[in-house]
Context: one part of a larger RNA
RNA sequence: UGACGGGGGCCCGCACAAGCGGUGGAGCAUGUGGUUUAAUUCGAAGCAACGCGAAGAACCUUACCGAGAAUUGACAUCCCGUGACCAUCUAUGAGAGUAGAGUUUAGCACUUUGUGCUACACGGAGACAGGUGGUGCAUGGCUGUCGUCAGCUCGUGUCGUGAGAUGUUGGGUUAAGUCCCGCAACGAGCGCAACCCCUGUUCUUAGUUGCCAGCGAGUAAUGUCGGGGACUCUAAGAAGACUGCCGGUGAAAGUCGGAGGAAGGUGGGGAUGACGUCAAGUCCUCAUGCCCUUUAUAUCUCGGGCUACACACGUGCUACAAUGGCUGAUACAGAGGGGAGCAAAGCUGCGAAGUGGAGCAAAUCCUUAAAAAUCAGUCCCAGUUCGGAUUGCAGGCUGCAACUCGCCUGUAUGAAGUUGGAAUCGCUAGUAAUCGCAGGUCAGCAUACUGCGGUGAAUACGUUCCCGGGCCUUGUACA
Numbered sequence: 001u002g003a004c005g006g007g008g009g010c011c012c013g014c015a016c017a018a019g020c021g022g023u024g025g026a027g028c029a030u031g032u033g034g035u036u037u038a039a040u041u042c043g044a045a046g047c048a049a050c051g052c053g054a055a056g057a058a059c060c061u062u063a064c065c066g067a068g069a070a071u072u073g074a075c076a077u078c079c080c081g082u083g084a085c086c087a088u089c090u091a092u093g094a095g096a097g098u099a100g101a102g103u104u105u106a107g108c109a110c111u112u113u114g115u116g117c118u119a120c121a122c123g124g125a126g127a128c129a130g131g132u133g134g135u136g137c138a139u140g141g142c143u144g145u146c147g148u149c150a151g152c153u154c155g156u157g158u159c160g161u162g163a164g165a166u167g168u169u170g171g172g173u174u175a176a177g178u179c180c181c182g183c184a185a186c187g188a189g190c191g192c193a194a195c196c197c198c199u200g201u202u203c204u205u206a207g208u209u210g211c212c213a214g215c216g217a218g219u220a221a222u223g224u225c226g227g228g229g230a231c232u233c234u235a236a237g238a239a240g241a242c243u244g245c246c247g248g249u250g251a252a253a254g255u256c257g258g259a260g261g262a263a264g265g266u267g268g269g270g271a272u273g274a275c276g277u278c279a280a281g282u283c284c285u286c287a288u289g290c291c292c293u294u295u296a297u298a299u300c301u302c303g304g305g306c307u308a309c310a311c312a313c314g315u316g317c318u319a320c321a322a323u324g325g326c327u328g329a330u331a332c333a334g335a336g337g338g339g340a341g342c343a344a345a346g347c348u349g350c351g352a353a354g355u356g357g358a359g360c361a362a363a364u365c366c367u368u369a370a371a372a373a374u375c376a377g378u379c380c381c382a383g384u385u386c387g388g389a390u391u392g393c394a395g396g397c398u399g400c401a402a403c404u405c406g407c408c409u410g411u412a413u414g415a416a417g418u419u420g421g422a423a424u425c426g427c428u429a430g431u432a433a434u435c436g437c438a439g440g441u442c443a444g445c446a447u448a449c450u451g452c453g454g455u456g457a458a459u460a461c462g463u464u465c466c467c468g469g470g471c472c473u474u475g476u477a478c479a
Stems, first nucleotide, its partner, number of pairs: 001479002003476003007473007015463002019427005026318008034309002042053002064304006073128001077127002079124005088101005106118005130293002133291003139287002141282003144278001146276001151190006157166003170181003196270004201239007211228002215226003242264001245258005320420001324379006336367003341360002346355003386417001391412007433455007
C1' cells in the first nucleotide's frame, strides 16, 4: 500500500421488511446429469452452465456410428500431355459409383498450313490440398461478470531515507469523485452527466395511398364519388423544463413546499459499460503459433444416431375450476411480414384443408378473426359439462421420403391433478398479474426467443437482521 475480520461509523440496491404472483407436489414440453448404446457428435459447470452455442437434428444440416467406395483428392495454385467438355441412353448397384454406348473441336491473336495464348474437361507426376484433430494455460478478435457500481489514474509541486503519501481526506450535498466550502496543494485525463434515439404537450409546413367537420351526389351498406385541410394521422422542422419564478431553510451547493404547466427537479424508456477482476468463456463463427494426421484424424455415399430411459435436477406450458367451463350474440389494438411471396370474395368439406384466383413489390391489396372484456342462456361444487395426458380408428398438409422421428383435423378414450414439505424466485406503475397478436429461424415443425398492444392492481413503517456494493477508520502471526 492492499486484502481480510462472526471490528466500528456513514450510505446505497426488490437486499431485507410490507405486498402481489409464482417455483418446489401433478401431466406434458425442453435443456442437463446419469445410465444405456455400434453411435447416443462436441462445447457450456455456483452466482455469471442447464428453452445455453442451436433465429428451428426426418434426408441435408452432422461434426457421431455401421457398411460400401475412392486417394493430387469435394476445394486452391503451379507443370506436362490429350482434347472440346457436357448433355443423353443401356447394364449393374442402397447410393456414391463402376462398365459400356453415344456425341464432338469453344474463344482470341498472328497473312494461311500451322503455331501461341485463354477458358473448360479428362489423364499423369509431384510440390501440396484437407482436418468441426489437440492445446482458450501459447494467442488475436468477440463475449460474460462484478456493474451503469462511482470509481480508476496522471503531470508539476510539497512531505517522507524509502516503499509511498498528498491531491482523491475533512464539513455539507447529490443518482453520481454531482456540486459547494475548507485544506500543501494546483491542474488534467478515462469514467458520471450532457450531446444521440423512442415516447409524453403544442405550433409551423406538407395532404396521398391516410382523414371526413361543413356542402353536394349515390348506395341495402361502406370516405363510395365530387370536394375539403378543419380534425385524427403521417413525417420534417421548431418551441417547451432551466430549481427559471414565489416562500421557508442554509455560508454556499442544495433541500422542502407552492404556483403556472401536457410534463418538475435525471419526466418515462433505450443505446452507451472507466482502470481492472475471474490463466472466466470461445482453437466447433472467424483468424492464428506450436504439436499431431496424410491409402487417413482428410473425401464421397446409403442407412442409423444426435429423438434411447429404472432415475435426479434446472427452465417453462397446461391445470386442479364458479372472479370458472360450455353455447350463442356482439365491440375495441399496436407492431410487423409479403413475389420461388401474402393471398380476398365465391364454391366444396363437420374440420384440418381443397378449389379458385380478384388485388398487392403495398399508409392503397392480403395476412386480419384480435383475445381477455361485454350481453343472454346453461352447468350447481362433483374428480364434475373441471382437467386434458394417454391410446384406437379415420383423414389433411409439407416434402424424393413422415417406420425409427413432423405438424394439424375429426371421432372415440378420458390418466394424474382438489393449490403443493423443507426450501426458493420475480416484481415499486402503465410495473406485477392476466389476455391475445406479430416476427425471425423455416419446405414443414414454437409451450422457446425477440417484439407489440388490451385490461390493469397491492404495498414500501422502516434499515435491527440476510445478501451484494461504495467511502472513512481500526486490528492483523496474510501478500